[in-house]
RNA sequence: GGCGGCGUAGCCAAGCGGUAAGGCAAUGGUUUGCAAAACCAUCAUCACCAGUUCGAUUCUGGUCGCCGCUU
Numbered sequence: 001g002g003c004g005g006c007g008u009a010g011c012c013a014a015g016c017g018g019u020a021a022g023g024c025a026a027u028g029g030u031u032u033g034c035a036a037a038a039c040c041a042u043c044a045u046c047a048c049c050a051g052u053u054c055g056a057u058u059c060u061g062g063u064c065g066c067c068g069c070u071u
Stems, first nucleotide, its partner, number of pairs: 001070007010024003018054001026042005047063005
């Protein structure tokens, strides 16, 4: 240099055009004599910029970062 994959919450991770699941953690609450455990609630402009579309995490182009293959 060429090619490919990946980027979603503090961490892990689903999602294949129609309001983003779940787990751990965190915070608040219920319960308890106090804790732990349990239960309830809260927490995402989906790496960034454009495009397509009535509508984009999802499709297209570009940029950035990480990983791999190749010369």